[in-house]
THF (Tetrahydrofolate) riboswitch aptamer from a mouse gut metagenome, 96 nucleotides, folded computationally. Its mean pLDDT, the model's own confidence on a scale to 100, is 77. It matches the Rfam family "THF (Tetrahydrofolate) riboswitch aptamer". Its family is annotated with tetrahydrofolate metabolic process in the Gene Ontology.
RNA sequence: GCAGAGUAGGUUUGUGUGCGUUAAGUGCCGGAUGGACGGGGAGUUGCCAGCCGGACGAAAAGAAUUUCUUGCGGUACACAAUCCGCAUCCCGCUGC
Numbered sequence: 001g002c003a004g005a006g007u008a009g010g011u012u013u014g015u016g017u018g019c020g021u022u023a024a025g026u027g028c029c030g031g032a033u034g035g036a037c038g039g040g041g042a043g044u045u046g047c048c049a050g051c052c053g054g055a056c057g058a059a060a061a062g063a064a065u066u067u068c069u070u071g072c073g074g075u076a077c078a079c080a081a082u083c084c085g086c087a088u089c090c091c092g093c094u095g096c
Base pairs, nucleotide, nucleotide: 001096002095003094004093009084010083012081013080014079015078016077017076018075019073020072021071028054029053030052031051033049034048035047039091040090041089042088060070061069062068063067
């Protein structure tokens, strides 16, 4: 000098257990706070979390007698598979 590996995290699908269906949650906009970001250091206008405010907004049916079943929700968590993956900079690691 050239090539490469590896993280947190995220996407999609499946399974299980819940929550809602008396509408919370999810998604969208704004605000302020905090957090994480390959082995080390730095780190954003990017990412995540809960909080406050705003706009929008839904799928029920059957059995039975207050519970069950089948659904529904851009629903929560766990596990598995899958694909993506350090914003970026410096150093390091492996091979040549």